[in-house]
RNA sequence: GGGGGUAUAGCUCAGCUGGGAGAGCGCAACGUUCGCAAUGUUGAGGUCGGGAGUUCGAUCCUCCCUAUCUCCA
Numbered sequence: 001g002g003g004g005g006u007a008u009a010g011c012u013c014a015g016c017u018g019g020g021a022g023a024g025c026g027c028a029a030c031g032u033u034c035g036c037a038a039u040g041u042u043g044a045g046g047u048c049g050g051g052a053g054u055u056c057g058a059u060c061c062u063c064c065c066u067a068u069c070u071c072c073a
Base pairs, nucleotide, nucleotide: 001072002071003070004069005068006067007066010025011024012023013022019056027043028042029041030040031039032038049065050064051063052062053061
């Protein structure tokens, strides 16, 4: 320098054919307990990497950029 992949909650990751943004763990409150652990219920937590475009509508499609992994040289 060129090819390919990845980027979604604090962490690990789903997300179907473009229309609801989610799960587990973690965190907070409450119940059970003398207390811890454990468990149950409820809740908080999001610029879907950034920008532009297409569309009535974009996490999803197109283009550019950034970061990172990998392959070739």
The RNA shown here (transfer RNA) has 73 nucleotides and comes from Alphaproteobacteria bacterium UBA3307.
Model confidence (mean pLDDT): 81 of 100.
Lineage of the source: Bacteria > Pseudomonadati > Pseudomonadota > Alphaproteobacteria.
It matches the Rfam family "tRNA". About the family: Transfer RNA (tRNA) molecules are approximately 80 nucleotides in length.